[in-house]
Context: one part of a larger RNA
RNA sequence: CUGGGCGUAAAGGGUGCGUAGGCGGUUGCUUAAGUCGGAUGUGAAGGCCCUGGGCUUAACCUGGGAACCGCAUUCGAUACUGGGUAACUAGAGUCUGAUAGAGGGUAGUGGAAUUCCGGGUGUAGCGGUGAAAUGCGUAGAUAUCCGGAGGAACACCAGUGGCGAAGGCGGCUACCUGGAUCAAGACUGACGCUGAGGCACGAAAGCGUGGGGAGCAAACAGGAUUAGAUACCCUGGUAGUCCACGCCCUAAACGAUGAGAACUAGCUGUUGGGGGUGACUGGCCCUUGGUAGCGAAGCCAACGCGAUAAGUUCUCCGCCUGGGGAGUACGGCCGCAAGGUUAAAACUC
Numbered sequence: 001c002u003g004g005g006c007g008u009a010a011a012g013g014g015u016g017c018g019u020a021g022g023c024g025g026u027u028g029c030u031u032a033a034g035u036c037g038g039a040u041g042u043g044a045a046g047g048c049c050c051u052g053g054g055c056u057u058a059a060c061c062u063g064g065g066a067a068c069c070g071c072a073u074u075c076g077a078u079a080c081u082g083g084g085u086a087a088c089u090a091g092a093g094u095c096u097g098a099u100a101g102a103g104g105g106u107a108g109u110g111g112a113a114u115u116c117c118g119g120g121u122g123u124a125g126c127g128g129u130g131a132a133a134u135g136c137g138u139a140g141a142u143a144u145c146c147g148g149a150g151g152a153a154c155a156c157c158a159g160u161g162g163c164g165a166a167g168g169c170g171g172c173u174a175c176c177u178g179g180a181u182c183a184a185g186a187c188u189g190a191c192g193c194u195g196a197g198g199c200a201c202g203a204a205a206g207c208g209u210g211g212g213g214a215g216c217a218a219a220c221a222g223g224a225u226u227a228g229a230u231a232c233c234c235u236g237g238u239a240g241u242c243c244a245c246g247c248c249c250u251a252a253a254c255g256a257u258g259a260g261a262a263c264u265a266g267c268u269g270u271u272g273g274g275g276g277u278g279a280c281u282g283g284c285c286c287u288u289g290g291u292a293g294c295g296a297a298g299c300c301a302a303c304g305c306g307a308u309a310a311g312u313u314c315u316c317c318g319c320c321u322g323g324g325g326a327g328u329a330c331g332g333c334c335g336c337a338a339g340g341u342u343a344a345a346a347c348u349c
Stems, first nucleotide, its partner, number of pairs: 004320003007303002012317001014201004021194003025088007033081002035077008049065006091191001092188005097182003103177007110154001115149007125136002162169002206247006215241002220236004258316006266294012298305002322349003331342004
C1' cells in the first nucleotide's frame, strides 16, 4: 500500500450554497504526458541465487553466469486515461403555456374562548380533590345578561393530505418573493456530480437593549400526601412564553439510513399534472412527479429492507476501530455570559 465497516452492535456531518481538489456523456481527427514494447547507456565491488575450481572436508577463498525488478536517452505502438481541435444531444440548463401548495417576508383584518374592568339581576356559597385543605366570597363572590379593555392562539375543514434543504410551516385578505411539477415543442451544447476549508440557514431553552403581558408557567410560597416528600395532586405565582433588533448554534436536529447516477418482479391506497376511452352518471386504461401499505429476486446476525433499497454497481464527501476515564482536562478558535467547537493521557476492567 491492499484488505473491513457506518438503520438498531462503534460509526452519516443538523441542513444547504459553494472554493480547491477528486470524478465525469457520444463521435471524428490530432498529440503521445500517463500506459505498452524494442534498442543503447548506466545500474561499483562484495553479498544473495545458479554453475565450476582451490585448501583431505566444511566454514572460507576464487572463476564464470544470472540477477540488480531502477533511472536516463532514443525508436516505435495508440485500445484506454489525459492534452488540443471539430462536431453531437441521450446528462444539465433556458424559453413558451398551464397547475397544486400551512414554502418565506410585510401590512391589515375576523370570530370563538380565557382573564380583567364598569353596570344590571340575584344570594350564600364558589373552587378544588381519591378525600381534603390552602384560596375566593355578605366590603355581595360563583352563576347569568349588557358594555368595554387587552394579550395570545387559530376549533371545524384536517388527512400514514400538502409545502420546504433542514430547522420547520395551519383563521382570512392584499402586496413582495423562493422553489417544485406537468404538457408539447424550440434553443444552448457537457455548461455536469461531489465537495476538505469557507459562507449562509438552523427547534426549544438561554443572553443583551427596549416594549408587551390575557392564558400558561421553571423558580418560589402555601395546602395536602407521606415514615420523610426539597416530588407526583391542589391554590397562588415571577422569569419566560409574545414583538423589534442583536447574540447563542445545541437536540432522540431521527428515516437513529450523506449526496448524485444507472440497473433489477408485481399489487394496493392517496396526492398534483397530462393523455385516451366509455349507453361520457359514478367508471376504466396509459403516463408522469410526490407520499404511504404489502411483497418477488436479492440482501441482513436477526429484526427487517425491498424501484422512496438496507438489492446490484459507479463517483465524491463525512465518520468508526473494546468499556470506563470523557465528549472530560490542557491548549487553540468562537461567545456578553451560559457555554460551544476541536480534542487527549495517566489510571482501570

This is a predicted structure of a 349-nucleotide part of an RNA (small-subunit ribosomal RNA, central domain) from an uncultured organism. Rfam family: Bacterial small subunit ribosomal RNA. RNAcentral holds the full RNA, with entries from ENA and SILVA.